[in-house]
RNA sequence: UGCCGGGUAGUUGAGAGGUACAACGCCACACUGUUAAUGUGGAUACCGCUGGUUCGAAUCCAGCCCCGGCAGCCA
Numbered sequence: 001u002g003c004c005g006g007g008u009a010g011u012u013g014a015g016a017g018g019u020a021c022a023a024c025g026c027c028a029c030a031c032u033g034u035u036a037a038u039g040u041g042g043a044u045a046c047c048g049c050u051g052g053u054u055c056g057a058a059u060c061c062a063g064c065c066c067c068g069g070c071a072g073c074c075a
Base pairs, nucleotide, nucleotide: 001071002070003069004068005067006066007065010024011023012022013021018055026042027041028040029039030038048064049063050062051061052060
């Protein structure tokens, strides 16, 4: 430097045009002698950044940033 994959709740993942879902974790309540377990409910991400396309973008396009892999260049 080029190519490929990735960046989404606290964590790990899903979602590939119609406004974000799950598990674990967290909080409250129920149950229990207590904790745990179990059950019910709740809070938490406007999706790496900036533009563009579109009635509408996490999703498509461009540039940039970061992480991983492969290749190349210099030494």
The RNA shown here (transfer RNA) has 75 nucleotides and comes from a Candidatus Komeilibacteria bacterium.
The coordinates come from a structure-prediction model, not an experiment, and the mean pLDDT is 81.
NCBI's taxonomy places the organism under Bacteria, Bacteria candidate phyla, Candidatus Komeiliibacteriota.
Rfam family: tRNA. The family's RNA type in Rfam is transfer RNA.